The prediction has a mean pLDDT of 77.
This is a predicted structure of a 111-nucleotide RNA (Glycine riboswitch aptamer) from Streptococcus orisratti.
The RNAcentral record of the sequence draws on MGnify.
RNA sequence: CUUCUGGAGAGACCUUUUUGUCAUCCCAGUAUUGCUGCGAUGACAAAAAAGGCGCCGAAGGGGCAAGGGGGCUUUUAUUCCCACCCAAUCUCUCAGGCAAAAGGACAGAAG
Numbered sequence: 001c002u003u004c005u006g007g008a009g010a011g012a013c014c015u016u017u018u019u020g021u022c023a024u025c026c027c028a029g030u031a032u033u034g035c036u037g038c039g040a041u042g043a044c045a046a047a048a049a050a051g052g053c054g055c056c057g058a059a060g061g062g063g064c065a066a067g068g069g070g071g072c073u074u075u076u077a078u079u080c081c082c083a084c085c086c087a088a089u090c091u092c093u094c095a096g097g098c099a100a101a102a103g104g105a106c107a108g109a110a111g
Stems, first nucleotide, its partner, number of pairs: 001111006011053001013052007020044006027037004054098003060094001061092003067085002069082003
């Protein structure tokens, strides 16, 4: 690095719009109680877009310790200073995420 397996957390949030389905009403046409078309209303579902509030941390990203390096000092050490190096599952929440799916730090097995 590749493959397989496991792998958490947090609103299926609210509003509006669009698309779709169902039902009802009105009008028109027609093959007469049926069908089709236009319009309106309501309900439902999912997705997308916009706005709003709340939240999560385990893609990625940012920040910090000991310690190291340098400076100060006749020398050494201590203290002090530095915008330098410096970790994480800590922390921030930019990004990402908050039904399922996808993703997923990390772990195990194999190559």